[in-house]
């Protein structure tokens, strides 16, 4: 490069959640890791404190933000 395929953004229903978001279905905007993992960083989000608050604690959330970890299709390279 080609080649079998795989995933699924924004919108939309429906349902769950204080919420941040999930979950199923529809849909494609991308994705060689857009597979898995909350491990660190960074963004949200709920509470307490405080005059306030972008700081502080506690408890979430999100891997298609960035790194790290671990499994892998096909293939000249």
């Nucleotide at each position: 490069a080609a080649a079998a395929g795989g995933c699924a953004a924004a919108c939309c229903g429906u349902c769950c959640g204080c919420g941040a978001g999930g979950a199923c279905g529809g849909g494609g905007c991308g994705c060689a890791a857009a597979g898995c993992c909350a491990c660190g960083g960074c963004u949200c989000u709920u509470g307490c404190a405080u005059a306030g608050a972008u700081g502080g604690c506690a408890a979430g959330a999100a891997u298609g933000c960035c790194g790290a970890g671990c499994c892998a299709c096909c293939g000249a390279a």